[in-house]
This is a predicted structure of a 113-nucleotide RNA (Guanidine-I riboswitch aptamer) from Marmoricola sp. Rfam family: Guanidine-I riboswitch aptamer. Its family is annotated with regulation of gene expression in the Gene Ontology. NCBI's taxonomy places the organism under Bacteria, Bacillati, Actinomycetota, Propionibacteriales, Marmoricola. The sequence was found by an Rfam model in a public genome assembly.

RNA sequence: GCGGGGCGCCCCUAGGGUUCCGUCUCCGGCAACGGAGGGCCUGGUCCGAGAGGGGAGGCGGUUGGCACAGCGACGUGACAACCGUUCCACGGCGGGACAAAAGCCCGGGAGGC
Numbered sequence: 001g002c003g004g005g006g007c008g009c010c011c012c013u014a015g016g017g018u019u020c021c022g023u024c025u026c027c028g029g030c031a032a033c034g035g036a037g038g039g040c041c042u043g044g045u046c047c048g049a050g051a052g053g054g055g056a057g058g059c060g061g062u063u064g065g066c067a068c069a070g071c072g073a074c075g076u077g078a079c080a081a082c083c084g085u086u087c088c089a090c091g092g093c094g095g096g097a098c099a100a101a102a103g104c105c106c107g108g109g110a111g112g113c
Stems, first nucleotide, its partner, number of pairs: 009055004015047002020044002022041001023038006058085007066077003088108001090111001094106003
């Protein structure tokens, strides 16, 4: 210098909008309630991170009993518990989905250092 990998899943958060609920405003109604509108309505539901958090899985190791194999020492296998490992990371415009939007998806992309 070139190429490849850096994964997917679950729970949550920053963030996001407005289908539904709630709420607020207006209108009708004695009332119960109904209708229209508002997300420059804190909220519940909902969406939600490669560059946010957590979990299990994965990989490596230790120990344990079990199974297999062996004369035996050793070995192999799955399981369980525990320990370790999972680094780094600037970033559009535009497009796409759901009701809609977004740090969602295209995308660790284009580009930049």